[in-house]
RNA sequence: UCGUGCUAGGCGGGGUGCUAGGGGUGCCCUGUACUCGAAACCCUCUUCAGGCGAGGCUGAAUCCCCGCCCGAGGGUCGGAGGUGGUCGGGCAGCACCGGACACGUGGUGUUGAAGGCCGGGUCCUGCGCGGCGGGAAACCGUGAACCGGGUCAGGCCCGGAAGGGAGCAGCCCUCAGCGGUCACUCCCGGGUGCCGUAGGAGCGCCUGGCUGGAGCCGGCGAUCCGGAACGCGCCGGUGAUCUCCGAUUCGACGGCGGGUGCACGA
Numbered sequence: 001u002c003g004u005g006c007u008a009g010g011c012g013g014g015g016u017g018c019u020a021g022g023g024g025u026g027c028c029c030u031g032u033a034c035u036c037g038a039a040a041c042c043c044u045c046u047u048c049a050g051g052c053g054a055g056g057c058u059g060a061a062u063c064c065c066c067g068c069c070c071g072a073g074g075g076u077c078g079g080a081g082g083u084g085g086u087c088g089g090g091c092a093g094c095a096c097c098g099g100a101c102a103c104g105u106g107g108u109g110u111u112g113a114a115g116g117c118c119g120g121g122u123c124c125u126g127c128g129c130g131g132c133g134g135g136a137a138a139c140c141g142u143g144a145a146c147c148g149g150g151u152c153a154g155g156c157c158c159g160g161a162a163g164g165g166a167g168c169a170g171c172c173c174u175c176a177g178c179g180g181u182c183a184c185u186c187c188c189g190g191g192u193g194c195c196g197u198a199g200g201a202g203c204g205c206c207u208g209g210c211u212g213g214a215g216c217c218g219g220c221g222a223u224c225c226g227g228a229a230c231g232c233g234c235c236g237g238u239g240a241u242c243u244c245c246g247a248u249u250c251g252a253c254g255g256c257g258g259g260u261g262c263a264c265g266a
Base pairs, nucleotide, nucleotide: 001266002265003264004263005262006261009058010057011056012030013029014028015027016026020046021045022044023043024042034055035054036053037052064259065258066257067256068255069254073250074249075248076247077246078245079244080243081242082241083240085238086237087236088235089234093232094231096227097226098225099224100223103221104220105219106217107216108215115211116210117209118208119207120206121205122204123200124199125198126197127196128195129193130192132189133188134187135186136185138181139180140179141178142177148173149172150171151170156165157164158163
């Protein structure tokens, strides 16, 4: 050095989560890599370490071990920004309320503005008139078994008779009362009147006349002042999520370098 047979080792790894901790099942990355069994109210281990149980293949190098580089991806911390919550605050803005001004706009004004003077109405009270309502009076009708009136058939009573008396029903009339009419008359009343008249109150609104001779009003916008409130915006706190940046940590795949046997035979 070659051949044969073996052995250590290998037949995936990593991050995260879980755990007192290791490993696994879970999730993610890498990328292709023996089979079977159990595993989330979990499985299996126990002191620094390998997942456990049963089987199979390979086997000293492309394959096993170590170091370095690269670096998919993940973890942690910090910073910046966005989004949508929540709690609080308060006023530079928007929105809201009140006021000022008369710059713009609009309206109004020589068919006469503001201002000034004199009236009237609207409001209150009295009176008159009217209207409405109520009552009275008036008129019409009705209205009493007996206890109202008149007339009283029949019948009754007194009387020898002539005659006299009381009187029911009926008819007529009427009392109290009831019903109706109510044009006119009288009395009373009011949330009564485009009414009259007298007085008052008041200066808000409407309106007339005279004077005057060019402004007046303040709807909207602008500006200014004040207020209220927290709807938006703003400020502060808090936690969620996303994006970007930085630091740190682990690190698959891949690359480079190094290392590692035993027996027999030639």
About this RNA: This is a predicted structure of a 266-nucleotide RNA (Bacterial large signal recognition particle RNA) from an Acidimicrobiia bacterium. The sequence is in RNAcentral, with records from ENA. It is recorded under the gene name ffs. Rfam family: Bacterial large signal recognition particle RNA. The family's RNA type in Rfam is non-coding RNA gene.